[in-house]
RNA sequence: AGCCUGGUCCCGCGCGGCGAGGUCCUGCGAACCCCGCCAGGUCCGGAAGGAAGCAACGGUAAGUUGGAUCCCUCGGGUGCCGCGGAAUUCCCGGGCUCG
Numbered sequence: 001a002g003c004c005u006g007g008u009c010c011c012g013c014g015c016g017g018c019g020a021g022g023u024c025c026u027g028c029g030a031a032c033c034c035c036g037c038c039a040g041g042u043c044c045g046g047a048a049g050g051a052a053g054c055a056a057c058g059g060u061a062a063g064u065u066g067g068a069u070c071c072c073u074c075g076g077g078u079g080c081c082g083c084g085g086a087a088u089u090c091c092c093g094g095g096c097u098c099g
Base pairs, nucleotide, nucleotide: 001097002096003095004094005093006091007090010085011084012083013082014081015079016078018075019074020073021072022071024067025066027064028063034059035058036057042051043050044049
């Protein structure tokens, strides 16, 4: 000096991890503008019966407390993780050849 190669750098794919949200479980959760069931009372009826229906009770919605990590979505100078490709700056990296 040349060549090859490893790392760095760039691109793509993948894997794990972290964070957030969703999903799931539990509790709370609408006096009325949710549902069911409707004591009392009200209304219709001569009566038999019927109607609407407050409170209470039960269920649920929006929402919300707590919990769980499988799943879904998103994100990152998350990882001295993997594979492939590109590139030739850098490393006072490695190997070979010539002088």